[in-house]
Molecule: Bacterial RNase P class A
Organism: Chloroflexota bacterium
RNA sequence: CGAGGUGGCCGGAUGGUCGCGCGCCGCUCGGGCCCGACCCGAUCGGCGUGAGGAAAGUCCGAGCUCCUCAGCGCAGGGUGGCGGGUAACGCCCGCCCGCCGAGAGGCGAGGACCAGUGCCACAGUGACGAUACCGCCGGUCCGCCGGCGGAGUGAAACGCGGCAAACUCCACCCGGAGCAAGGCCAAGUAGGAGGGCGCAACCCGGUUCGCCGGGGGAGAGGUGCGCUGCCCAGCCCUCGGGUCGGCCGCACGAGCCGUCGGGCAACCGCCGGCCUCAGAUGGAUGACCAUCGCCGUGGCGCAGCCGCGGCACAGAACUCGGCUUACAGGCCACUCUCGCUGA
Numbered sequence: 001c002g003a004g005g006u007g008g009c010c011g012g013a014u015g016g017u018c019g020c021g022c023g024c025c026g027c028u029c030g031g032g033c034c035c036g037a038c039c040c041g042a043u044c045g046g047c048g049u050g051a052g053g054a055a056a057g058u059c060c061g062a063g064c065u066c067c068u069c070a071g072c073g074c075a076g077g078g079u080g081g082c083g084g085g086u087a088a089c090g091c092c093c094g095c096c097c098g099c100c101g102a103g104a105g106g107c108g109a110g111g112a113c114c115a116g117u118g119c120c121a122c123a124g125u126g127a128c129g130a131u132a133c134c135g136c137c138g139g140u141c142c143g144c145c146g147g148c149g150g151a152g153u154g155a156a157a158c159g160c161g162g163c164a165a166a167c168u169c170c171a172c173c174c175g176g177a178g179c180a181a182g183g184c185c186a187a188g189u190a191g192g193a194g195g196g197c198g199c200a201a202c203c204c205g206g207u208u209c210g211c212c213g214g215g216g217g218a219g220a221g222g223u224g225c226g227c228u229g230c231c232c233a234g235c236c237c238u239c240g241g242g243u244c245g246g247c248c249g250c251a252c253g254a255g256c257c258g259u260c261g262g263g264c265a266a267c268c269g270c271c272g273g274c275c276u277c278a279g280a281u282g283g284a285u286g287a288c289c290a291u292c293g294c295c296g297u298g299g300c301g302c303a304g305c306c307g308c309g310g311c312a313c314a315g316a317a318c319u320c321g322g323c324u325u326a327c328a329g330g331c332c333a334c335u336c337u338c339g340c341u342g343a
Stems, first nucleotide, its partner, number of pairs: 001339004005334006012292007020050007028042005052313001056324002059322005064178004069229006076174005081095005096110001097108004111169002116167002118163003133150007182248004192239006202215005222231001255274004260269003293311007
């Protein structure tokens, strides 16, 4: 110097004009209420703030909410060498083993084939309780049987072969449903129609003698199934009607930044600092102009000048930790690898 590997980062910038969502403040107007305080709404003005590193896929794990929950088991599902990290995981780190690569590195399908079942095309005599031919040995009821070796085919052939990202077995893990979860306010209809399963026995009171009320207890039903316990008298099906409104959930977080210490690392701990960093609900950040930057290109082959075209993947919808996929152009680091050259 060139090519690679690993990790991290940016991903258009600046100015102007007009226009958006949210928060706070202010003037005016309207309403609650007759006034004030206060509250709500509207116009206008000011200040602040407003998509990602993947917001994507919905593949995993959770926080959170509800089922009334808990325990045990089953079904179903997931993971699969060893150790560590983490709230947890199928994720991350380290080591082992296997595969790819010249290498730095990358990938992982990583327990069990003597518990059982199943598969191994074609070729070949034969691919599982499987053998046509030749040779040797043993036996023989003379039909043949058994063993060893050879040649052929094939990935694999007298077998403790291969395949479990084949079914399965083993070890460990997992209740279910999900923000369209779940609450609150207001409003409204039809306190609708037709059915089914329950409310044990017993006791007390009343009675129009049909039954009613209370106690008792509880067997239908209660977010996969079963059992047990606890709680609970109602539960369910079909048809039909009403509510298409508003508010909360909705952003202080397993949060972010920094020094130091521990650890090979992932990561953890003490201390200090920050809260500026959306909260919509048919769903907000857009349009135009100029200059600059990067890429391509024309006028002339260079300089210079004047133009033209383009600038990636792509928008939150409860939040977070991951994985996977997409990405024009560019930057940084490495005691990393290989090649060339020089000292």